[in-house]
RNA sequence: CAAAGCUAUACGGGAGAACCGGCCGUGCAGGCCGGUGCCGAAGGAGCAACCGCCCCGGAAACUCUCAGGCCCAGGGACCGUGUACGCAAA
Repeated sequence: CAAAGCUAUACGGGAGAACCGGCCGUGCAGGCCGGUGCCGAAGGAGCAACCGCCCCGGAAACUCUCAGGCCCAGGGACCGUGUACGCAAA
C1' cells in the first nucleotide's frame, strides 16, 4: 500500500398466504367487529449438523408461529453494485 471479509449506509431486485357473517359508508372503494383458516423472508424462540478458546459458548434459509402478515401501500430475510479519512488485514 492492499483484494476478499466485517460493520454502517445509498440505489436496484425481492416471495408466500383467505373466506364467511354483521355494522358503518355512496349496496363503489374502504374501515371496524366476530368466526374459522392460512403464510414465513422483520423480530423472537427451539432443536441441531457443524465450529470454537471445548467449563462452556457460537450456530440455519430447518422447526414453532409469541409477534408480524394474508387488495394496494409499507415492511421484508437474502442478492447485486457503489460509498466510508470506519474495523480488520492475506